[in-house]
Context: one part of a larger RNA
RNA sequence: UGACGGGGGCCCGCACAAGCGGUGGAUUAUGCGGUUUAAUUCGAUGCAACGCGAAGAACCUUACCAGGGCUUGACAUUACCGCAAGGUGCCAUGGCUCUUGUGAAAGCAGGAGUCUUAGGCAAACAGGUGUUGCAUGGCUGUCGUCAGCUCGUGUCGUGAGAUGUUGGGUUAAGUCCCGCAACGAGCGCAACCCCUAUUCUCUGUUGCCAUCAGGUCUUUGAUGCUGGGCACUCUGAGAAAACUGCCGGUGACAAACCGGAGGAAGGUGGGGAUGACGUCAAGUCAUCAUGGCCCUUAUGUCCUGGGCUACACGCGUAAUACAAUGGGCAGUACAAUGUGAAGCAAGACCGCAAGGUGGAGCAAAUCACAAAAAGCUGUCCUCAGUUCGGAUUGGGGUCUGCAACUCGACCCCAUGAAGUCGGAAUCGCUAGUAAUCGUGGAUCAGCAUGCCACGGUGAAUCCGUUCCCGGGCCUUGUACA
Numbered sequence: 001u002g003a004c005g006g007g008g009g010c011c012c013g014c015a016c017a018a019g020c021g022g023u024g025g026a027u028u029a030u031g032c033g034g035u036u037u038a039a040u041u042c043g044a045u046g047c048a049a050c051g052c053g054a055a056g057a058a059c060c061u062u063a064c065c066a067g068g069g070c071u072u073g074a075c076a077u078u079a080c081c082g083c084a085a086g087g088u089g090c091c092a093u094g095g096c097u098c099u100u101g102u103g104a105a106a107g108c109a110g111g112a113g114u115c116u117u118a119g120g121c122a123a124a125c126a127g128g129u130g131u132u133g134c135a136u137g138g139c140u141g142u143c144g145u146c147a148g149c150u151c152g153u154g155u156c157g158u159g160a161g162a163u164g165u166u167g168g169g170u171u172a173a174g175u176c177c178c179g180c181a182a183c184g185a186g187c188g189c190a191a192c193c194c195c196u197a198u199u200c201u202c203u204g205u206u207g208c209c210a211u212c213a214g215g216u217c218u219u220u221g222a223u224g225c226u227g228g229g230c231a232c233u234c235u236g237a238g239a240a241a242a243c244u245g246c247c248g249g250u251g252a253c254a255a256a257c258c259g260g261a262g263g264a265a266g267g268u269g270g271g272g273a274u275g276a277c278g279u280c281a282a283g284u285c286a287u288c289a290u291g292g293c294c295c296u297u298a299u300g301u302c303c304u305g306g307g308c309u310a311c312a313c314g315c316g317u318a319a320u321a322c323a324a325u326g327g328g329c330a331g332u333a334c335a336a337u338g339u340g341a342a343g344c345a346a347g348a349c350c351g352c353a354a355g356g357u358g359g360a361g362c363a364a365a366u367c368a369c370a371a372a373a374a375g376c377u378g379u380c381c382u383c384a385g386u387u388c389g390g391a392u393u394g395g396g397g398u399c400u401g402c403a404a405c406u407c408g409a410c411c412c413c414a415u416g417a418a419g420u421c422g423g424a425a426u427c428g429c430u431a432g433u434a435a436u437c438g439u440g441g442a443u444c445a446g447c448a449u450g451c452c453a454c455g456g457u458g459a460a461u462c463c464g465u466u467c468c469c470g471g472g473c474c475u476u477g478u479a480c481a
Base pairs, nucleotide, nucleotide: 001481002480003478004477005476007475008474009473010472011471012470013469015465016464019429020428021427022426023425026320027319028318029317030316031315032314033313034311035310042053043052064306065305066304067303068302069301070300073125077124078123080120081119092117094115095114096113097112098111099110100109101108102107127295128294130293131292132291136289137288138284139283140282141280143278148187149186150185151184152183153182154163155162156161167178168177169176193272194271195270196269198240199239200238201237202236204234207230208229212227213226214225215223216222217221243266246260247259248258249257250256322422326381327380328379329378330377331376332375338369339368340367343362344361348357349356350355388419393414394413395412396411397410398409399408435457436456437455438454439453440452441451
């Protein structure tokens, strides 16, 4: 100087407390361990691995296993040989189309047509998802969006170092003020960036009978359908607006804090992006790059089939429930974000349905996906393993795709399991949040209870900082570095 303390002081954080909803019990989904297996490819392992890499394992993917092939190779470059390489002809070969035998396919051995240039040998080499993340780059997690981490000059100390950065206040903040042997500065904080909340200007193939006229229809009414207009909503460009600016109080006359006015918004308005010096030899050689080492008729490469989907068991994360604030049926209302050409697909018809036939329109503020759901109204059920719950299983189908046996999703009929709110313990959340409800998208032929986004409905509680956990500053002890 640090680190540590079941030392002290001050302060903060959904850290506790106060609340709301969960997990731990059930079933299923998914990941992991373990076990099994020819193989169940590999990595990730307290927080910070475990719905993680994987934004989608039937083949492919695929790295694993079994079997069958290839050996300058699936992919790249160079030289040598090869009539010629600008065209034409011959020989030979190659590409494309068709085809024979063998084969599971890859491949191996041929034939015909057509086009026009490849091809061969031996090598250098290719190739490796082989190894080392404790040789590395790059990227990432974490402490932590915590308020810290340093430097120059000066001063003090023999020196390591100290000072500044401590102190008194204050702040979300090393934020600001005051003081001070310090005076300044840098990386962080904040602001500058994006979205959102208000208004104005411009914009006008979206919106509107708001206002005027017309058309169509089951002329009471509905419909932007037409003319017409840009009022409103909106689109997307610009501008304004919030700064403790104003008032009162507290305070050291400071910084600031408390209350108020005005205002759409008030003290960082709300959210995002943004992650200092560093820590964990943290993670990744399987994104990629790369040193060393290793394989080279195989640890390379191609194919068929299998496996990654196994199952006495243990754990994590979710979905669905155990019901009446509910379940079924009928009617009816209101979104936002998005996506669409090898695509989205309306109306119509067929089917109980999944879906099928067919195809208007749309490269989309114009058309489509598209039905929002919870909600509201009416009605049945009346506390039961039930009209709760839906696992499992049997049968029949649909779709995608060469192909759904291992191993897809969905629909219909039947079947109807566990489960009556969950031990010790433990998690999330402070407001348009939790909870709850549906919608869209990426991946994708097909496949979502996962992930990412979108809107609808919409709470309770915060006395407080004694305690648990993590962190910051000062101080103290230490046989630790």
Notes
This is a predicted structure of a 481-nucleotide part of an RNA (small-subunit ribosomal RNA, 3' major domain) from an uncultured organism. RNAcentral holds the full RNA, with entries from ENA and SILVA.